Two RNAs folded together computationally: RNase P RNA and transfer RNA, 424 nucleotides in total.
Rfam match: Bacterial RNase P class A.
The coordinates come from a structure-prediction model, not an experiment, and the mean pLDDT is 80.

RNA sequence: CGAGAAGGCCGGAUGGCCGCGCGCCGGCGGGGCGACCCGGCGGCGUGAGGAAAGUCCGAGCUCCACAGCGCAGGGCAGCGGGUAAUGCCCGUCCGCCGCGAGGCGAGGACCAGUGCCACAGUGACGAUGCCGGGCCUCGGCGAGAGCCGAGGUGCGGAGUGAAACGCGGCAAACUCUGCCCGGAGCAAGGCCGAAUAGGAGGGCGUCGCCCGGUUCGCCGGGCACCAGGAGCGCUGCCGAGCCCUCGGGUUGGCCGCACGAGCCGUCGGGCGACCGGCGGCCUCAGACGGAUGGCCAUCGCCGCGAGCGAUCGCGGCACAGAACUCGGCUUACAGGCCCUCUCGCUGG
RNA sequence: GCGGGAGUAACUCAGUUGGCAGAGUGUCUGCUUCCCAAGCAGAAUGUCGCGGGUUCGAGUCCCGUCUCCCGCUCCA
Numbered sequence: 001c002g003a004g005a006a007g008g009c010c011g012g013a014u015g016g017c018c019g020c021g022c023g024c025c026g027g028c029g030g031g032g033c034g035a036c037c038c039g040g041c042g043g044c045g046u047g048a049g050g051a052a053a054g055u056c057c058g059a060g061c062u063c064c065a066c067a068g069c070g071c072a073g074g075g076c077a078g079c080g081g082g083u084a085a086u087g088c089c090c091g092u093c094c095g096c097c098g099c100g101a102g103g104c105g106a107g108g109a110c111c112a113g114u115g116c117c118a119c120a121g122u123g124a125c126g127a128u129g130c131c132g133g134g135c136c137u138c139g140g141c142g143a144g145a146g147c148c149g150a151g152g153u154g155c156g157g158a159g160u161g162a163a164a165c166g167c168g169g170c171a172a173a174c175u176c177u178g179c180c181c182g183g184a185g186c187a188a189g190g191c192c193g194a195a196u197a198g199g200a201g202g203g204c205g206u207c208g209c210c211c212g213g214u215u216c217g218c219c220g221g222g223c224a225c226c227a228g229g230a231g232c233g234c235u236g237c238c239g240a241g242c243c244c245u246c247g248g249g250u251u252g253g254c255c256g257c258a259c260g261a262g263c264c265g266u267c268g269g270g271c272g273a274c275c276g277g278c279g280g281c282c283u284c285a286g287a288c289g290g291a292u293g294g295c296c297a298u299c300g301c302c303g304c305g306a307g308c309g310a311u312c313g314c315g316g317c318a319c320a321g322a323a324c325u326c327g328g329c330u331u332a333c334a335g336g337c338c339c340u341c342u343c344g345c346u347g348g
Numbered sequence: 349g350c351g352g353g354a355g356u357a358a359c360u361c362a363g364u365u366g367g368c369a370g371a372g373u374g375u376c377u378g379c380u381u382c383c384c385a386a387g388c389a390g391a392a393u394g395u396c397g398c399g400g401g402u403u404c405g406a407g408u409c410c411c412g413u414c415u416c417c418c419g420c421u422c423c424a
Base pairs, nucleotide, nucleotide: 001344002343003342004341005340007338008337009336010335012299013298014297015296016295017294018293020047021046022045023044024043025042026041028039029038030037031036049319053330054329056328057327058326059325060324061185062184063183064182067235068234069233070232071231073181074180075179076178077177078092079091080090081089082088093107094105095104096103097102108176109175113174114173115170116169117168125166130157131156132155134153135152136151137150138149139148140147141146189255190254191253192252199246200245201244202243203242204241208223209222210221211220212219213218228238229237248423249422262281263280264279265278266277267276268275269274300317301316302315303314304313305312306311349420350419351418352417353416354415355414358373359372360371361370367404375391376390377389378388379387397413398412399411400410401409
């Protein structure tokens, strides 16, 4: 210098003006029956990402009354570790690819059973067609060695094919082994407000006994039975309602919802993923027709044009855009930076 | 936001123990007719949405990705 490999990071910068969303404080006004909400003014603060995406995994959280065992269903798969957890990550063994740095791997078991193996080939697990020579038996010829023929046995070879008799190949075929997993999802769910017919039809189930109270309608307690209660069954527990169809009303408000497996710095442990200690920070948005935009100036980068040139003019700035929240994976991405390593060539 | 489904010829769809991708309509050519329609005969055809993997072999099995479609408020 050229060609590559692995990892990390940025992803226009600064300033000004106008506009939008949200939070807090002060003060004012308004709407709604109400729960509650809205608007102006002043001040302060804050406002997209590395993927916010796909929704492919795993969790937190919430509801289903839910603890154990079995079955069904789903998933994973060398070995060891990390983690809240994972199909993720790290280390390592093995296999394949690459000269190499390195990369890729759903990588348990066809010695339990079942199934499939098109075409070709004798034959796809049932077997023996072709060639060669060996052994045994029988027959023929020969004086004999031996030769020829038939049958059997087992050996080697060729050929076909992904695989050829060998405990064949295939489990991203059924299956077996080991391990893991309950389901639904913030439109979960909670509180409040309003309205309606707290309605109709069908199916399933209980309305039994005792005690006390009673306004004689029932109410409270105990025992028994029992449909239903997170796919099915059993045990335990709760237990008077449950399921389907049709119809009616409403289209409201608040919470959940922004402090979290959080971020930054430092020290220590570990090969590493990662973990622990200490200190600091709230700088990490939050809507519910859903904000995060536009313009100007200077600079940076790219493209086009003009010019001998300095330079000037015009255009553009990738992929994309939060919606309960995290940890991963995958996919998209103009341009650029940093660090380490490999191979080749040249020079000293 | 959440849940579910489908991509095969120009169009509508079939395609199962994985083994040469089909049907109907449409298109084209010929016959028939004075001409057209109908009818008859024949022909053309596909990146099985796309990219990987498993397998000897993939429309089919597995993974990723793209596009399209459907459903989901509360009283309860």